[in-house]
RNA sequence: GCCUCUUUAGUUUAGUGGUAUAAUAUCCGCCUCGUAAGCGGAAGGUCGUCAGUUCGAACCUGGCAGGAGGCA
Numbered sequence: 001g002c003c004u005c006u007u008u009a010g011u012u013u014a015g016u017g018g019u020a021u022a023a024u025a026u027c028c029g030c031c032u033c034g035u036a037a038g039c040g041g042a043a044g045g046u047c048g049u050c051a052g053u054u055c056g057a058a059c060c061u062g063g064c065a066g067g068a069g070g071c072a
Stems, first nucleotide, its partner, number of pairs: 001071007010024003018055001026042005048064005
């Protein structure tokens, strides 16, 4: 230098064009003599970024940035 894959909640992740999921962590409640476990609930997301396509983009296309791998 070129090619491929990847970027979503604090962490790990699901989600192939129509209101963004779960687990865990955090907080509150129930349970317990008390703690843990268990059960119920809440909060937490400019979906890396900038453009483009579309009535509508996490999703399709391009640029840039970060990460992983390959070729030279």
Background: The RNA shown here (transfer RNA) has 72 nucleotides and comes from Chytridiales sp. JEL 0842. It matches the Rfam family "tRNA". Model confidence (mean pLDDT): 84 of 100. The RNAcentral record of the sequence draws on ENA.